RNA sequence: UCCGAAAAUGGCAAACCCGGGAAAACCCGGCGACGCAAAGUCAUGGGUCUAAAAUCUUAUUUCAUUAUUUGAUCAAGAUUGCCAGACUGCCGAGA
Numbered sequence: 001u002c003c004g005a006a007a008a009u010g011g012c013a014a015a016c017c018c019g020g021g022a023a024a025a026c027c028c029g030g031c032g033a034c035g036c037a038a039a040g041u042c043a044u045g046g047g048u049c050u051a052a053a054a055u056c057u058u059a060u061u062u063c064a065u066u067a068u069u070u071g072a073u074c075a076a077g078a079u080u081g082c083c084a085g086a087c088u089g090c091c092g093a094g095a
Stems, first nucleotide, its partner, number of pairs: 001095002003092002011036002017030005034081001040087003044084003047079004054073003059068002
């Protein structure tokens, strides 16, 4: 440096449920273990997800794009337990 064992010591914690936050994706805490050898750190590239506001738009409605509503775009956001990339790290059956 590679590799990841019917090894050892430890670690993390999906889903469900409960409480809180957010417009939402989702996040935080508790409970709980499906899994994980980087499931440690970083939204850098790709993917995926959300879409309050704004703009355009459908329908109904109103004195009035006035109100409700359908769809699209999208600032922005979320996800590292989707995949790459960067940095760091425990153990040693092994090469």
Record summary
Model confidence (mean pLDDT): 84 of 100. A computed fold for a 95-nucleotide RNA from a Chloroflexota bacterium, annotated as c-di-GMP-I-GGC riboswitch aptamer. Taxonomically the source falls in Chloroflexota (Bacteria, Bacillati).